Predicted 3D model of a 349-nucleotide RNA (Bacterial RNase P class A) from a Chloroflexota bacterium. The gene name in the source record is rnpB. Its Rfam family is "Bacterial RNase P class A". By type it is a ribozyme.
RNA sequence: CGAGAUGGCCGGAUGGUCGCGGGCCCGGGUGGAGCGAUCCGCCCUCGGUCCGAGGAAAGUCCGAGCUCCGCGACGCAGGGUAGCGGGUAACGCCCGUCCGCCGUGAGGCGAGGACCAGCGCCACAGAGACGAGCCGGCAGGACCGCGAGGUCCGGGCCGGGUGAAACGCGGCAAGCUCUACCUGGUGCAAGGCCAAAUAGGAGAGCAGGCCCCGGGCGACCGGGGCAGGGGUGCGUCGCCCCGCUCUCGGGUCGGCCGCUCGAGGCCAUGGGUGACCGUGGUCCCAGAUGGAUGACCGUCGCCGUCAGCGAUGACGGCACAGAACUCGGCUUACAGGCCAUCUCGCCGG
Numbered sequence: 001c002g003a004g005a006u007g008g009c010c011g012g013a014u015g016g017u018c019g020c021g022g023g024c025c026c027g028g029g030u031g032g033a034g035c036g037a038u039c040c041g042c043c044c045u046c047g048g049u050c051c052g053a054g055g056a057a058a059g060u061c062c063g064a065g066c067u068c069c070g071c072g073a074c075g076c077a078g079g080g081u082a083g084c085g086g087g088u089a090a091c092g093c094c095c096g097u098c099c100g101c102c103g104u105g106a107g108g109c110g111a112g113g114a115c116c117a118g119c120g121c122c123a124c125a126g127a128g129a130c131g132a133g134c135c136g137g138c139a140g141g142a143c144c145g146c147g148a149g150g151u152c153c154g155g156g157c158c159g160g161g162u163g164a165a166a167c168g169c170g171g172c173a174a175g176c177u178c179u180a181c182c183u184g185g186u187g188c189a190a191g192g193c194c195a196a197a198u199a200g201g202a203g204a205g206c207a208g209g210c211c212c213c214g215g216g217c218g219a220c221c222g223g224g225g226c227a228g229g230g231g232u233g234c235g236u237c238g239c240c241c242c243g244c245u246c247u248c249g250g251g252u253c254g255g256c257c258g259c260u261c262g263a264g265g266c267c268a269u270g271g272g273u274g275a276c277c278g279u280g281g282u283c284c285c286a287g288a289u290g291g292a293u294g295a296c297c298g299u300c301g302c303c304g305u306c307a308g309c310g311a312u313g314a315c316g317g318c319a320c321a322g323a324a325c326u327c328g329g330c331u332u333a334c335a336g337g338c339c340a341u342c343u344c345g346c347c348g349g
Base pairs, nucleotide, nucleotide: 001345002344003343004342005341006340007339008338009337010336012300013299014298015297016296017295018294020052021051022050023049024048025047027044028043029042030041031040032039033038054320058331059330061329062328063327064326065325066187068185069184078183079182080181081180082179083097084096085095086094087093098112099110100109101108102107113178114177118176119175120172121171122170130168133157134160135159136158138155140153141152142151143150144149191257192256193255194254201248202247203246204245205244206243209226210225211224212223213222214221215220228242229241230240231239232238264283265282266281267280268279269278270277271276301318302317303316304315305314306313307312
């Protein structure tokens, strides 16, 4: 210098103007409680102050917190994980390490428990793919033959040939299965609270009341009238329907909580090969609910196009994407750039 490997980080910068969401303060308006000082709310947002997207907020694939439902215990079934050791709240994640495979190497990848429980499968070729018997040879027996030898029978497992593998306690569990361990369901539209009008539901009441006249100082006494409306032939009682008043309870509209301080971030230090853990200090870092996080201008940076011999100028653009209960991971997307360590090749000293 070139080509790579691994790990980590940034992901336009800065200034101004206007705007949006949230917290607090001040101010204004308003309601309630109280004799009062005052207290408890609600609304407005002129003013002040602070905060306001990400490394993936994404996919919703694993693991948790939290929630409600279910649940006597154990087992089975179902689902999941799988060398060994460690980390962690936990995990299918991470770290270390062994083995296997790939790479010249730095390094990468691994679906790496068990086929001495049972079942199943083993392409093509081959007699046979698992209770071998095609060819040759070996040893034995029977029969035939005068003999050389031949035929048959069962045996043993030496060789040949086929094949990835050929009798070996064969291979395969990215087949069933077995072993060990883990494992209830549900997702913040979870769930809880307050609660309007109207309608519907339940209960109580509408003669222990009211009015008039008379008496009494008065408490009260006497008389008369009024039965909310309708139905049940009429009257009284009862029942039914409708009406009115009050109370209760459920739901709807709406509102509040859950909601953001957390297995939290950063720094220092100690332990550990490492994942990670301990101690100390420091910081508060979005909580919307049709859903804010934006727009414009100046300077600079980067990229592209055009013009120019050039210096430079003009125009356009700024990767992927974007919170919605919260964490730990994994996976996927990503213009451009930075840092550290390491490897291989070439050249020079």